[in-house]
RNA sequence: GUAUGGUCCUCUGGAAAGCGCCCGGUGAUCCGGCGCGCGCCGACGGGGCAAGCCCGCGCUGGCGGGUGAAUCUCUCAGGCUAAGACGACAGGGGCAAACAG
Numbered sequence: 001g002u003a004u005g006g007u008c009c010u011c012u013g014g015a016a017a018g019c020g021c022c023c024g025g026u027g028a029u030c031c032g033g034c035g036c037g038c039g040c041c042g043a044c045g046g047g048g049c050a051a052g053c054c055c056g057c058g059c060u061g062g063c064g065g066g067u068g069a070a071u072c073u074c075u076c077a078g079g080c081u082a083a084g085a086c087g088a089c090a091g092g093g094g095c096a097a098a099c100a101g
Base pairs, nucleotide, nucleotide: 001099002098006095008094009093010092011091012090013089018038019037020036021035022033023032024031025030039080040079041078045076046074047073048072052067053066054065055064056063057062
């Protein structure tokens, strides 16, 4: 000095979905509690699967098994009543060893 790498560090950006009731702080507004009833969201996490590939049987039609992705799908978990927080993902910077000079 260089490319790569990562269950890494740091900064920045980053969505969705609520009505009612009850309880507490209050005289009320307002705030808090997923507490209750029902209803919703998908982008912490988690489950599922296509083509392709591999194996076995069969023989030119195929059958069975394995592997196999997500922002798709499920909604277990999580979240949803303003804001905020979390946040898949994206961008900037950093980092050992190694290699070259």
This is a predicted structure of a 101-nucleotide RNA (Glycine riboswitch aptamer) from an Acidimicrobiia bacterium. Rfam family: Glycine riboswitch aptamer. Its family is annotated with glycine biosynthetic process in the Gene Ontology. About the family: This family represents the bacterial glycine riboswitch. Of the family's consensus pairs, 89% are formed in the model. Model confidence (mean pLDDT): 77 of 100.